Predicted 3D model of a 72-nucleotide RNA (transfer RNA) from a Saprospiraceae bacterium. Rfam family: tRNA. Rfam classes the family as a transfer RNA. Its mean pLDDT, the model's own confidence on a scale to 100, is 84. NCBI's taxonomy places the organism under Bacteria, Bacteroidota, Saprospiria, Saprospirales, Saprospiraceae.
RNA sequence: GGCCCGUUCGUUUAUCGGCUAGGACACCAGGUUUUCAUCCUGGCGGGAGGGGUUCGAUUCCCCUACGGGCUA
Numbered sequence: 001g002g003c004c005c006g007u008u009c010g011u012u013u014a015u016c017g018g019c020u021a022g023g024a025c026a027c028c029a030g031g032u033u034u035u036c037a038u039c040c041u042g043g044c045g046g047g048a049g050g051g052g053u054u055c056g057a058u059u060c061c062c063c064u065a066c067g068g069g070c071u072a
Base pairs, nucleotide, nucleotide: 001071002070003069004068005067006066007065010025011024012023013022018055027043028042029041030040031039048064049063050062051061052060
């Protein structure tokens, strides 16, 4: 250099065009408990950046960035 794969809450993970994006752990608040822990309930918080296709995009296409793999 060429080709392929990946990038989603703090972390991890689901979602193959209908998404006001789901779960687990963490965090915060409340309940329970003499206190802590456990347990229960609620809350918080996310689509790498840009463009295109579409009535509608995390999803399909292109470019860029970053990470990984194969190859010369």